[in-house]
RNA sequence: AGGGGAGUAGUUCAGCUGGCAGAACAACUGACUCCAAAUCAGUAGGUCGCGGGUUCGAAUCCUGUCUCCCCUG
Numbered sequence: 001a002g003g004g005g006a007g008u009a010g011u012u013c014a015g016c017u018g019g020c021a022g023a024a025c026a027a028c029u030g031a032c033u034c035c036a037a038a039u040c041a042g043u044a045g046g047u048c049g050c051g052g053g054u055u056c057g058a059a060u061c062c063u064g065u066c067u068c069c070c071c072u073g
Base pairs, nucleotide, nucleotide: 001072002071003070004069005068006067007066010025011024012023013022019056027043028042029041030040031039049065050064051063052062053061
C1' cells in the first nucleotide's frame, strides 16, 4: 500500500430482506430478611465510532474517514 472482518446501554452481544433500538449481566428502587446475600418485582440508562449522501423514513443502502483484529505484498 491492497483485501476482508469488527465498532450498537457501564460490560458481553442480538437486531443489518430499510418502518417504535433490544436481551443478559451490572447499577438503582421496592418486596422478602433482625441486617445482608440469594430470590422476586420494577425503574433508569443509547447523537447505533465519526462526517456526508440516497429515501417519506437509515443501526441497516451508498460514500469518505478513525480505531482494533486477520490476510497479501
Background: Transfer RNA from a Candidatus Rifleibacteriota bacterium, 73 nucleotides, folded computationally. Its Rfam family is "tRNA". Rfam links the family to the GO term triplet codon-amino acid adaptor activity. The coordinates come from a structure-prediction model, not an experiment, and the mean pLDDT is 85. The sequence is in RNAcentral, with records from ENA and MGnify. The organism belongs to Candidatus Rifleibacteriota, within Bacteria.